RNA sequence: UCGCGUGCUCUGGGGUCGGUGUAAUUCCGAGCCGGCGGUGAAAGUCCGCGACCCGGUCACCGCCAGUGACCGGUUGAUCAGGUGCAACUCCUGGACCGACGGUGAAAGUCCGGAUGGGAAGCGCACGCAG
Repeated sequence: UCGCGUGCUCUGGGGUCGGUGUAAUUCCGAGCCGGCGGUGAAAGUCCGCGACCCGGUCACCGCCAGUGACCGGUUGAUCAGGUGCAACUCCUGGACCGACGGUGAAAGUCCGGAUGGGAAGCGCACGCAG
C1' cells in the first nucleotide's frame, strides 16, 4: 500500500400557519424537508444501491406467534437560460416527486411498526498475506 478475515462505532429530514367545513397538520393557499455510491464540476429528479412493503424457502421454538438467513418482486419525480474545456449536479427562473398501516375528511410533514433494523455506505481496531 492493496487484498482477505474478525470485531466495533456511526448511519433521515420536514419541532408549520391561514381558509373552508359538523369534522381536515390529510382538501385549498402558502411554507418546510431530501438516505448511500457513482458521474471531467458539487444531484430528491441522470446511472445504480439500500431500507421500508409483498411473496417464497430453510432454520430456531412443544404449538401459535415471533426471530434470523437466503431468493424473488414492487419502489416516484426536470426542464429552460447563463457561465465554463467540461454541469439534466453550479447560478437564475419555472416545474415535478415522495412506501405501508391508521386517523368523524383523502397525509412527503400527524400517529404507528421505529428508543427498531441495520442496509447502501463512512470510519476505527486487531490479525493474516504481499
RNAcentral holds the sequence, with entries from Rfam. A computed fold for a 130-nucleotide RNA from Nocardioides psychrotolerans, annotated as FMN riboswitch aptamer (RFN element). It matches the Rfam family "FMN riboswitch aptamer (RFN element)". From the family's description: The RFN element is a highly conserved domain that is found frequently in the 5'-untranslated regions of prokaryotic mRNAs that encode for flavin mononucleotide (FMN) biosynthesis and transport proteins. Its family is annotated with FMN binding in the Gene Ontology. Of the family's consensus pairs, 100% are formed in the model.